Annotation:
A computed fold for a 1464-nucleotide RNA from an uncultured bacterium, annotated as small-subunit ribosomal RNA. The sequence is in RNAcentral, with records from ENA and SILVA.
RNA sequence: AUUGAACGCUGGCGGCAUGCUUAACACAUGCAAGUCGAACGGCAGCAUGCUCUAGCUUGCUAGAGUGAUGGCGAGUGGCGAACGGGUGAGUAACGCGUAGGGACCUGCCUUUAAGUGUGGGAUAACCCGGGGAAACUCGGGCUAAUACCGCAUGUGCCUGAAAGGGUAAAGAAGGCCACUGAUAUAAGCUUUUGCUUAGAGAGGGUCCUGCGUCCGAUUAGCUUGUUGGUAAGGUAACGGCUUACCAAGGCGACGAUCGGUAGCUGUUCUGAGAGGAAGACCAGCCACACUGGGACUGAGACACGGCCCAGACUCCUACGGGAGGCAGCAGUGGGGAAUAUUGGACAAUGGGGGCAACCCUGAUCCAGCAAUGCCGCGUGUGUGAAGAAGGCCUGCGGGUUGUAAAGCACUUUUGUGAAUGAGGAGUAGGUGCGUCUGAAUAAGGCGUAUUGAAGACGUUAGUUCACGAAUAAGCACCGGCUAACUCUGUGCCAGCAGCCGCGGUAAUACAGAGGGUGCGAGCGUUAAUCGGAGUGACUGGGCGUAAAGGGCGCGUAGGUGGUAAAUUAAGAGGGUUGUGAAAGGUCCGGGCUUAACCUGGACAUGCCGACCGAGACUGGUUUACUCGAGUGCAAGAGAGGGUAGAGGAAUUUCCGGUGUAGCGGUGAAAUGCGUAGAUAUCGGAAGGAACAUCGGUGGCGAAGGCGUCUACCUGGGUUGACACUGACACUGAGGCGCGAAAGCAUGGGUAGCGAACAGGAUUAGAUACCCUGGUAGUCCAUGCCGUAAACGAUGAGUACUAGCUGUUGGGAACGUAAAGUUUUUAGUAGCGCAGUUAACGCACUAAGUACUCCGCCUGGGGAUUACGGCCGCAAGGCUAAAACUCAAAGGAAUUGACGGGGGCCCGCACAAGCGGUGGAGCAUGUGGUUUAAUUCGAUGCAACGCGAAACACCUUACCUACCCUUGACAUAGUGGGAAGUUUCCAGAGAUGGAGACGUGCCUUCGGGAGCCUGCAUACAGGUGCUGCAUGGCUGUCGUCAGCUCGUGUCGUGAGAUGUUGGGUUAAGUCCCGUAACGAGCGCAACCCUUGUCUUUAGUUACCAUCAAGUAAAGUUGGGGACGCUAGAGAGACUGCCGGUGAUAAAUCGGAGGAAGGCGGGGACGAUGUCAAGUCAUCAUGGCCUUUAUGGGUAGGGCUACACACGUGCUACAAUGGAACGAACAGAGGGCAGCAAAGCCGCGAGGUGGAGCAAAUCCCCAACACGUUUCAUAGUCCGGAUUGCAGUCUGUAACUCGACUGCAUGAAGUUGGAAUCGCUAGUAAUCGCAGAUCAGCAUGCUGCGGUGAAUACGUUCUCGGGCCUUGUACACACCGCCCGUCACACCAUGGGAGUGGGCGGCACCAGAAGUAGGUAGCUUAACUUAGUGAGGGUGCUUACCACGGUGUGGUUCAUGACUGGGGUG
Repeated sequence: AUUGAACGCUGGCGGCAUGCUUAACACAUGCAAGUCGAACGGCAGCAUGCUCUAGCUUGCUAGAGUGAUGGCGAGUGGCGAACGGGUGAGUAACGCGUAGGGACCUGCCUUUAAGUGUGGGAUAACCCGGGGAAACUCGGGCUAAUACCGCAUGUGCCUGAAAGGGUAAAGAAGGCCACUGAUAUAAGCUUUUGCUUAGAGAGGGUCCUGCGUCCGAUUAGCUUGUUGGUAAGGUAACGGCUUACCAAGGCGACGAUCGGUAGCUGUUCUGAGAGGAAGACCAGCCACACUGGGACUGAGACACGGCCCAGACUCCUACGGGAGGCAGCAGUGGGGAAUAUUGGACAAUGGGGGCAACCCUGAUCCAGCAAUGCCGCGUGUGUGAAGAAGGCCUGCGGGUUGUAAAGCACUUUUGUGAAUGAGGAGUAGGUGCGUCUGAAUAAGGCGUAUUGAAGACGUUAGUUCACGAAUAAGCACCGGCUAACUCUGUGCCAGCAGCCGCGGUAAUACAGAGGGUGCGAGCGUUAAUCGGAGUGACUGGGCGUAAAGGGCGCGUAGGUGGUAAAUUAAGAGGGUUGUGAAAGGUCCGGGCUUAACCUGGACAUGCCGACCGAGACUGGUUUACUCGAGUGCAAGAGAGGGUAGAGGAAUUUCCGGUGUAGCGGUGAAAUGCGUAGAUAUCGGAAGGAACAUCGGUGGCGAAGGCGUCUACCUGGGUUGACACUGACACUGAGGCGCGAAAGCAUGGGUAGCGAACAGGAUUAGAUACCCUGGUAGUCCAUGCCGUAAACGAUGAGUACUAGCUGUUGGGAACGUAAAGUUUUUAGUAGCGCAGUUAACGCACUAAGUACUCCGCCUGGGGAUUACGGCCGCAAGGCUAAAACUCAAAGGAAUUGACGGGGGCCCGCACAAGCGGUGGAGCAUGUGGUUUAAUUCGAUGCAACGCGAAACACCUUACCUACCCUUGACAUAGUGGGAAGUUUCCAGAGAUGGAGACGUGCCUUCGGGAGCCUGCAUACAGGUGCUGCAUGGCUGUCGUCAGCUCGUGUCGUGAGAUGUUGGGUUAAGUCCCGUAACGAGCGCAACCCUUGUCUUUAGUUACCAUCAAGUAAAGUUGGGGACGCUAGAGAGACUGCCGGUGAUAAAUCGGAGGAAGGCGGGGACGAUGUCAAGUCAUCAUGGCCUUUAUGGGUAGGGCUACACACGUGCUACAAUGGAACGAACAGAGGGCAGCAAAGCCGCGAGGUGGAGCAAAUCCCCAACACGUUUCAUAGUCCGGAUUGCAGUCUGUAACUCGACUGCAUGAAGUUGGAAUCGCUAGUAAUCGCAGAUCAGCAUGCUGCGGUGAAUACGUUCUCGGGCCUUGUACACACCGCCCGUCACACCAUGGGAGUGGGCGGCACCAGAAGUAGGUAGCUUAACUUAGUGAGGGUGCUUACCACGGUGUGGUUCAUGACUGGGGUG
């Protein structure tokens, strides 16, 4: 885009079309083919006339008769019924289409010629009788014809060589009396029509031929009347159409035969076209008429509404027997997603009959039903801003629906009611006139003028009037493709979905709404066809890696083919002509108001036919040529093939010698061999297999493949120059041959190796990898097999298209004939340009540019499969589907990530060391368990002395109990009161009740500010949920050196380059190189601190000099030197020297220096990753709650305890414990505070209160050191636990604080596997201070004292960086993914079989019918009178449908069980 559509929602009108696509399923009922009295005998019924009878009302009724008339049932006869109408079952065919052909038939029609004479016998109807339920039928009798039959004639026709022979007919109607005749309506005449014979035509039909006409080769051979001939028969006619005989042909890879499917065409739909799909309506042809067979009649049928037979089905029946055929029009049932009225009329067009009137006509014309389609019209028009109301959204301002509505002014197509009103019809007939026939003025024919019935549709179309906006809008969609967006609900549910996909609490994707978009009396969905699809490629594709080159050759058919000339005219090209039905299509016109529709003219349409001309090209024929191809001659290379013979090295075995305890094997071992003498070594022998070095991107071969040497036989290629043949060529479907390894068969052979097998190891297992053995096999001969990643994943041939380099074989020129140079061929390799390619790549050995021929491909899986066929001894091979299932599978390249890949480098990463943890007791956190509650969070590294820098109450979020409900807190309204202080009672308290005191501040004098309280409503409140809705903050990789951008360049692109490379660094730090040049965030530096010096300033700090002074003391005067404090500066930069390096960057060493190559430490954390952590710091969207999940109070809990883990403290002791003595810090803190001296207490502490808001006062060390003791033990170690007695803080130490004294004195004697920290003022060890805090520190954060060991180095472990490589990973290796098994479902193969369909062969049988035979029966016409001719019937033969039997084939369905496959 389209449709004979269907379904859903909706629906105003008209025009024109269309309407069982399924069950060629079955059909009730009605109708669809009749007509002619001008063929006939007649008269059942109707009407009329006449006659008779009866009643009588005298013209009416009834009855009877009469075919006399109009007419006419049934019958005889004629024509028609073979058309028209339906359907598409069958048919792959001369069925259809197209173009031709000839041996034919043809009623009615036209035309021509001739005739139409004369006889005869029957028969239906009818009457009588019989049978039968019926359908129907039998017998007897009468009768007519345009029914039937003779005879005559014979223009003709048929037959025959001729002579000859054979062969027709029918009458009917109207008119007239001129002619003949006559009583006459008769004969006759005349007109018309019919009939007979023959010729021609038109139209119709039959037959034959060329070409075209679906799929399957998993259908390859088919055929016996088959192919041809002769003869006969048959037919309308040719013909094996049929029969007899003869011959053995005919068809087929250019697809026969068989199977499946199908009516064919004009045309229709689509498409730019070429094509593809279809064959409704309309038109042409064919076929069919319940299924199968058959003939009759006829001009025509093997006959839709005819006959006979068989079968199935239905109906009637008196059970004996009969009837029927809607694929005609309506209609019914059924089937189905689905398709209409049991309508009107013959008015028109056409058909049948008839002289005609007329009759018939479900053909046809109309109407009805259906939005089924196409076309047209309408559902109003203008105005109208307060931008109304309502709806929806909102950032709350507004926006949108929206000039839309309302309102106002108009119009009337459609509608309703009325009126009027074409055309389809001037036809039949009548009348007049003319003309023809005619004796005629009759009758008839023809022409013309005039007049003139008949309309189904139809209440027509159209027109006019009246009324009145009145009667008339929906459907789908709005994530992308694809025009159109928001809200609410829902919460991987419900649902959507054409593909991608949407939905798991903020859904433009579901559902609803508002709004919008598209189309519009329709709109969507489904189905179907074409297009897009260059996705079967003729136009117009491909095959190195995506699917796809046959494993390789030889060669048949076929296809294609060098140069020159002549000829031909098959192809191709040109012209003329015939045909290509109409309709349809296109163009130009015309008619309906327009359009659809109808209509006129022209054009177009073929692989068609006939003819003409041309002769280039292809083809045919002929003649020539030598360049392609081949033959001869001469050289030369080679693992080319085959056969026979020969050789040495090595392994193994055997024999002998020497010799002794192991050998062998592995990652390590063991099995194995060996004292019966191995391995090792020497000599000898045997046997088999394979041929080291040379050896090479070297050679040869078609491929597989070929490797010691010699001989023989043999194939191919190369080079050179000449001679010869004269296109002999290329490719190659089928076919034939060759064809690695393994395997098979028979017979040999067997050293080594070695499937299977055995043993030993390894392992969770190990039917493996490793080891020890070892059979087939490997080898030979002969025969099979016929496959490989048979690969260059690249078919063969020819020609053309830049170069460079190597190498093998040959030739030529130059050359000192060594080397070499130049050149030319045939191979074989490596680069590379143009070109090409999706890219990778290929690139004279093409994957470039062209030509010829062959093979092959068409999404993945199923499937290198099943079935069938062919081959094979088998194994198996070749050929080769479908159901079903998925939305991908695949190629090349890119960026990452990953690797038990590679390279380089770094880090307390390992190593080297020191000290720990893991074992004990305790502290603390977590898990688990428990509980009314044990609040919550954190969970590998990166949770677990974490949030918590302090859980007795409070904190507190948890539990129990008791209370409050505008609330403990915020804002706003209103009323009252200053605020506030305080006493008593009840209660666990919150709270409640009763009192007492108090009346303030500012003021413009109106009031105001703050506070307390009552009431009411908005609201408050929530440590309730979601860290996967978020902000902010934080952890981590990681203080790792990385992460990016602009412009340019390269690439089809993703991307790359820069950022890679060579060095160097702690560093993407720097240098050099460089299609890159620059830049940004990171690194570093700038900041703080510490180490040295200078300078400035000296109080609370300091004290060298001077002085004073004390028991002592910077205590004092003083000083500003020193230390120190805290400001400002200096200093370090690879600056200097030398080596190395590239003369660079840098690095190594040195000097100087307090410090040296970043001096030490800190703060500082790129792009990003982990949906990392936190809604319980805070903030915040959404959800939830609102007498509670909010608020208050008391008590309890967070402190529980079979257990497990993390982090710590104290120890296990002598580098120690204890006792005594006596020194030395830094950094901090201090007023609700630090607190001195003094006194008391064993002690915690108490008392005391100087001093100090602090360089001034206070809090302040321990280890170490010195002396003594303990002597290796569960101790003078260790201190848990417990008892008693106390101290301090605090309303309050019971659950549940810290400390002291006395007493008690547990485990523990250095800690398994494993694991942690640390590289210098570090580890280790020692104490001190601070935050939190009433009190409580083994934790945390700081501070100083003492103060080590070790680092060869980067193999390994972990983590990280850069480059590179592979990848089927991208949620990125915690990835991906294979197979069995188990379960469910689906389709499918095999399967003992079973049941159908179809067709073959053989046989039986044989209805009706036709043809032949036959004289049993029978018979009007003719007759020579004869059981003569002819006919009928019966019987019989041949053919034959249905049916039956047997046996193959093929196909479908089904089948216990079973095989694999797919999906989950």